[in-house]
This record gives sequence, C1' cells and structure tokens, in this order.
RNA sequence: UUUAUAAUUACAGCGCCCGAACUAAGCGCCCGAAAAACGGCUUAGUUGACGAGGAUGGAGGUUAUCGAAUUUUCGGCGGAUGCCUCCCGGCUGAUUCAUUUAGAUCACAGCCGUAAGGAUUUCUUCAAACCGGAGGGGCGACUCUCCGAACAAAGAGAAAUCACAUGAUCUU
Repeated sequence: UUUAUAAUUACAGCGCCCGAACUAAGCGCCCGAAAAACGGCUUAGUUGACGAGGAUGGAGGUUAUCGAAUUUUCGGCGGAUGCCUCCCGGCUGAUUCAUUUAGAUCACAGCCGUAAGGAUUUCUUCAAACCGGAGGGGCGACUCUCCGAACAAAGAGAAAUCACAUGAUCUU
C1' cells in the first nucleotide's frame, strides 16, 4: 500500500460514475527536409446539486417539495423523510330549533398517523452557494479553508377576516 473480516461514525440536493467534457504522461497518425499543432489510441486523474424544508401504522404504486445560481446543478445508477389509492386506528362536525344534559352506535363530509375542516390577509421562521478578497495543496484539469456584503420561494407557526358545515337510532 492492497485485499478480506469485524466494529464504530456519518449521509438525504444524499452517495456513486460507465456517457460527456477537461488535464497529464506515453504512443503513434496526417503533413513534411525535419520538427510541431489539430484530430486519434492507452493509462492515470478532475468535474459531476447552492441552501430552505421534510419522518416511519400496514400494503401497493410513483420521474418525491421549494426557490437561488456565470444553469455539466447535463446524462446515468442507487437511495430517500414526498405524493396518490386501499385497509387499520383516530380527530372535527358550529349557531338556532327540537323539553334538557351527557354518552354510545351506524352512516355521511373534511382531515390526521401524535396530529387532525376550507380560503384570504398580516407577521415570524439567521438562506447558502454564485460574487469580491486572503491563504493552502496539485505539473495540470481542479480543489480546501477563512473573511466580507447581499438577495428567495415553498412549507410550518401565530393572529385576524370570510364562506361552508349532519342525520338516524338507543341509553341516561
């Protein structure tokens, strides 16, 4: 240094690289007096997602949210907290009226999987890279660290407003 085994730690714009592009070395091709360049081959490397947000009842399906960027952040593979359907379990169903209070069951409607109806508005929720600068590593392509000033959207939370919003049976 490599391989195998075991253990530990870490990851979801997370991990990997075979397409592609680029770099280096070597080889050889064209031209040619000779040499070199472009294209070519081999080997070894480099690049290949910037943060915000998001968790797990069971089964199945699926190209899994949001914006930023000098947009290769292309392309491919794997994974993933997403989304949809069904099942299971649960939350809510106002006011008035009905003699009154409370509860249970069934159905319906909208939601939730430790949370739980819809819409709108306001506020809160440290963006980071890019950019500029300083330093380090590498022959090189490139890469690492630090400093500076900014600029999002979605989702979530709080408040306000608006509209919509159940019946039946039984018990007490």